[in-house]
This record gives sequence, structure tokens and C1' cells, in this order.
RNA sequence: AAUUUAUGCCUCUAGGGUUCCGGUUUGGCUAUUGGGUCAAACGCCUGGUCCGAGAGAGGCGGGUUGGUAAUUGCCAACUACACGGCGGGACAAAAGCCCGGGAGGA
Repeated sequence: AAUUUAUGCCUCUAGGGUUCCGGUUUGGCUAUUGGGUCAAACGCCUGGUCCGAGAGAGGCGGGUUGGUAAUUGCCAACUACACGGCGGGACAAAAGCCCGGGAGGA
């Protein structure tokens, strides 16, 4: 310097925003009030729905090796390491999502 390989899916969490629900505020209508209903604003609203990690967790599968069986199975072990921008992209929007085990660094 080059090539090949290293994790696929599901559930959850860190985290994320604001389509929908809820909440708060303001105004209209109804009403004696409470309450109900409609509209707008607010995510510097705890929340529900939702998105969600290569470097977070668990499970299933896959792979490699060994043993055993003899028909297309079963059992066991292993599956390492991993600092990381700016910027851009999607969905309503944002993000540890995707670009990306990237650029770069050690």
C1' cells in the first nucleotide's frame, strides 16, 4: 500500500422530536357556576402512540471447530476488538437512526 473478512432479525434501553392522543394557555359557543365543545399557540409539557444505537442489554438465527449418530439429526465450545468530527438525508420532526467499523486519529 492493496485485498478479504468481521452481525442478520426481534424485544428493550440510553437518547429523540411533535404527526396522533393527552396536558397547559388564550379566545369563541353553550351554561348561574362547574362542565362540555370548537379553534389557535406551546415540546424550556412529566407523559401514551411513534423513531431509536457498529462501538448499549437480552433473545433467535448464522458461521467456525470438536464429539456422536447413520440417512438428512443431536450435543458442546468459540463468535474477538472497537477513539471518532463537521456536514448532509428521511419520515410530522429530531436523534447515539442512515451516509458511517465513513473522514480523521491512536
Predicted 3D model of a 106-nucleotide RNA (Guanidine-I riboswitch aptamer) from Nodosilinea sp. LEGE 06152.
It was read from a public genome assembly, where an Rfam model found it.
It matches the Rfam family "Guanidine-I riboswitch aptamer". Its family is annotated with regulation of gene expression in the Gene Ontology.